[in-house]
Context: one part of a larger RNA
Molecule: large-subunit ribosomal RNA, domain VI
Organism: Roseomonas sp. HF4
């Protein structure tokens, strides 16, 4: 901004991209072949390497807003409990998320047209000849077949539905499957979007306080406590208030 009146959804598919890889082994079979040594064509069937795609149950990484343990030194009047500082001080762990070294899954099959090549039938040329007319089969390559994009395919396609009493979009707010910014996507009280509360998963690993035993370090009891960030759910406490703006009059 066109697509010849506006909108909302949901398609076709011209075309474009992507992929196309291999191995080892086992069965037929120690068969056919071969003196023997050796050892198959077709076909069937397993485990694999590289590379993609997708994923985070699992194995793991990371995880400077999560829990611990601990050294120095400063502060919080001391004690005791913190709490700044040293690379997150340093040290064991670790949810989501991203994440391979982890999981899944993918080359295919099947069809057309063919290359070399192999053949039917058949002349010219009484034979012969796969070729001249004619008609078969034949590659990981060509075309389809699978996966992604796609009607700016200006040949701008189609389909349903709704509107001119507009339809519907958009600003604004709250956010995330989304993301530099825009955009997309969910939501705005007819309401679980967030975030705060409560539950639960998950992590850490047994909290202060008090009792108790111990001369102290220490230990046990209350208590698998305490604390606890992104996961999962619930619940209007808080914020998503109110309203505006584009959009037309029936479409040469």
């Nucleotide at each position: 901004u066109g697509u010849u009146g506006g909108a909302g959804a949901c398609u076709u598919g011209a075309g474009a991209g992507g992929a196309u890889c291999u191995u080892u082994c086992c069965c037929u079979a120690g068969u056919a072949c071969g003196a023997g040594a050796g050892g198959a064509c077709c076909g069937g069937g397993a485990a694999g390497g590289a590379c993609g795609c997708a994923c985070c149950u699992c194995u793991g990484g990371u995880g400077u807003a999560c829990c611990g343990g601990u050294u120095g030194u400063c502060g919080c009047g001391c004690c005791a409990g913190c709490g700044g500082c040293a690379c997150c001080g340093c040290c064991g762990g670790g949810u989501a998320g991203c994440c391979a070294a982890g999981u899944g899954c993918g080359g295919a099959a099947u069809g057309g047209a063919u290359a070399a090549c192999c053949g039917c039938u058949g002349a010219a040329g009484g034979c012969a000849u796969c070729u001249a007319a004619g008609c078969g089969g034949g590659a990981a390559a060509c075309c389809a077949g699978c996966c992604u994009c796609a009607a700016g395919a200006c040949g701008a396609g189609g389909u349903c539905u709704c509107c001119c009493u507009a339809a519907g979009g958009g600003u604004c707010g709250u956010g995330g499957u989304a993301g530099a910014c825009c955009a997309c996507c969910a939501c705005g009280u007819c309401g679980a979007u967030a975030g705060g509360c409560c539950g639960c998963a998950g992590g850490u690993g047994a909290a202060a306080g008090c009792u108790c035993c111990g001369c102290a370090a220490g230990g046990a009891g209350u208590g698998c406590a305490g604390c606890c960030g992104a996961g999962c759910g619930g619940u209007c406490c808080u914020a998503a208030u109110c309203a505006c703006c584009c959009g037309a009059u029936a479409g040469a």